[in-house]
RNA sequence: GAGGCAUAGCUCAGCUGGUUAGAGUGCUUGCUUGACAUGCAAGAGGUCACAAGUUCGAUUCUUGUUGUCUCC
Numbered sequence: 001g002a003g004g005c006a007u008a009g010c011u012c013a014g015c016u017g018g019u020u021a022g023a024g025u026g027c028u029u030g031c032u033u034g035a036c037a038u039g040c041a042a043g044a045g046g047u048c049a050c051a052a053g054u055u056c057g058a059u060u061c062u063u064g065u066u067g068u069c070u071c072c
Stems, first nucleotide, its partner, number of pairs: 001071006009025004018056001027043005049065005
C1' cells in the first nucleotide's frame, strides 16, 4: 500500500434497506432420577465495534475511526 472480517458468554446465519434480530452451544428455573448425566418444557441475555452521512425508514448503503486477519 491492497483486501476481508467485527451481530448473545462462545461459534455463526441474517437474501434486493421495511415495521417484532435469529440458530447451535453455554447459562438460569422447572419436570424426570435415590443423586447425577441424558431427555423434555420455559426463561434470561444484544447501544448489530464506534462516529457521521444518505433515506420516510439503516444490522444492511456511503465515508471516517478503532481492533483483528491475510497478501504485497
Description:
Transfer RNA from a chicken gut metagenome, 72 nucleotides, folded computationally. The RNAcentral record of the sequence draws on MGnify. It matches the Rfam family "tRNA". Its family is annotated with triplet codon-amino acid adaptor activity in the Gene Ontology. The family's RNA type in Rfam is transfer RNA.